Notes
Transfer RNA from a Candidatus Daviesbacteria bacterium, 72 nucleotides, folded computationally. The sequence is in RNAcentral, with records from ENA. Its Rfam family is "tRNA". Rfam describes the family as follows. Transfer RNA (tRNA) molecules are approximately 80 nucleotides in length. Its mean pLDDT, the model's own confidence on a scale to 100, is 82.
């Protein structure tokens, strides 16, 4: 230099056009003589940045960043 792949709560990661979700952590609750493991609940996300395509973009193009991986 090139060429692929990711980038979504705190973490790990689903979601591939049509109001952003799950597991874990976090907080309150129930339950217990107490703790733990349960069981309900509740907050927490400018979807890496800008752009453009569209009636409508997390999702499709582009360019840029930052990971990581190959290759010369």
């Nucleotide at each position: 230099g090139c060429c692929g792949a990711c980038u979504u709560g705190g973490c790990u990661c689903a979601g591939u056009g049509g109001c952003a979700g799950a597991g874990c952590a976090g907080c309150u609750c129930c339950a217990u003589g107490g703790u733990a493991a349960g069981g309900a609940g509740c907050a927490g996300g400018u979807c890496g940045u800008g752009g453009g395509u569209u009636c409508g973009a997390u999702u499709c193009c582009c360019a840029c960043a930052g990971u990581c991986g190959g290759c010369u």